[in-house]
RNA sequence: GCGGGGGUCGCCUAGCCUGGUAUGGCGUGGGACUGCAGAUCCCAUUUACCCGGGUUCGAAUCCCGGCCCCCGCU
Numbered sequence: 001g002c003g004g005g006g007g008u009c010g011c012c013u014a015g016c017c018u019g020g021u022a023u024g025g026c027g028u029g030g031g032a033c034u035g036c037a038g039a040u041c042c043c044a045u046u047u048a049c050c051c052g053g054g055u056u057c058g059a060a061u062c063c064c065g066g067c068c069c070c071c072g073c074u
Base pairs, nucleotide, nucleotide: 001073002072003071004070005069006068007067010026011025012024020057027045028044029043030042031041032040050066051065052064053063054062
């Protein structure tokens, strides 16, 4: 330099092709239970779509340009 994959809440992850409210788990807080704790169950948690621009009534999703990470090629 070229090609491919990826960047979503504190962490992991779905959704992207097919634009319309962003999913699930973990964790955390509270409660039940317990002699205490763990496990289990219930409730809650939350400000999350890498950055900038474009298209559109509407963008995590489509288009353009960047940044960063991973893999391969030269």
The prediction has a mean pLDDT of 81. Transfer RNA from a Nanobdellati archaeon, 74 nucleotides, folded computationally. It matches the Rfam family "tRNA". The family's RNA type in Rfam is transfer RNA. The sequence was found in a public genome assembly.